Predicted 3D model of a 127-nucleotide RNA (c-di-AMP riboswitch aptamer (ydaO/yuaA leader)) from a soil metagenome.

RNA sequence: UGCCGAGUCCCGGGCGAUCGCGCCCAGGAGCGGGGAAACCAGGUAUUUGGGGCGAACCCACCUAGUGUGGGGGCGCAGGCUUCUUCAGCGCCAGCCCGUCAGCUAACCCCGCAGGCCGACGAAGGAG
Numbered sequence: 001u002g003c004c005g006a007g008u009c010c011c012g013g014g015c016g017a018u019c020g021c022g023c024c025c026a027g028g029a030g031c032g033g034g035g036a037a038a039c040c041a042g043g044u045a046u047u048u049g050g051g052g053c054g055a056a057c058c059c060a061c062c063u064a065g066u067g068u069g070g071g072g073g074c075g076c077a078g079g080c081u082u083c084u085u086c087a088g089c090g091c092c093a094g095c096c097c098g099u100c101a102g103c104u105a106a107c108c109c110c111g112c113a114g115g116c117c118g119a120c121g122a123a124g125g126a127g
Base pairs, nucleotide, nucleotide: 002116003115004114008029009028010027012025013024014023015022016021030112031111032110033109034108035107040102049100050097051096052095053094057071058070059069060068061067072092073091074090075089076088080127081126082125083124084123085122086121
């Protein structure tokens, strides 16, 4: 300078301090997530527990492995943004709730983190 991701911007007060600054508390805007009526859906489930965030799922095979294959989903690079197609590269994890939650207006609650950049295209369209 860019990328994944909701994970950004503005602003006030207090304390500390050696300019930069650090810590704590609160607010606004914006983005994201969960709970929660009627109606609707469901007629099954309640240890084979169930559910949430997320792209991170399904099926088959077998030598049962950090395995193979198919389908599907997600991300990247023409460095302004965006859509479609082809080709290329990469990912399909992890965490949480705690016996409990379909959808769901009012209403209520929560998050604004963390992690990265080895190489790399083509065609068409919109702003």
Its mean pLDDT, the model's own confidence on a scale to 100, is 78.